[in-house]
Formats: sequence, C1' cells, structure tokens
RNA sequence: GCGCAUUUAGCUCAGUGGUAGAGCAUUGCAUUCACAUUGCAAGGGUCGCUGGUUCGAUUCCAGCAAUGCGCA
Repeated sequence: GCGCAUUUAGCUCAGUGGUAGAGCAUUGCAUUCACAUUGCAAGGGUCGCUGGUUCGAUUCCAGCAAUGCGCA
C1' cells in the first nucleotide's frame, strides 16, 4: 500500500427500513439477626464520525477513524 471482518448500555452480545433490546453488572424495595441467594422495580444509549438514498436509517450507499486478520 491492497483486501476482508468488526464498531450498539459499565462488560459480553442480539437487532436485515417503521418508537433500540437481552444477560451480567449498578441502585432501591421485599425476604434474613446479618450476609448470600431469590423476587419486584428503577437508572444507564447523540447505535464510532461525516455525508448521501428514503416519507422514515442501528439497518442500504460513500468517505474517514479505530481494532483484528490476511496478502505484498
């Protein structure tokens, strides 16, 4: 330098055009003498960035960035 893959909550990951979700974690309440476990509830997201297509984009297209793999 070229090609491919990935980028979504604190972490690990779903989500193939119509209001962004799960598990773990965090906080509160109940339970306990207390802790743990369990149950219920809550908070937490400019979906990597910029633009384009579209009535509508996490999703499609282009460029850029980061990470990983391969080729030279």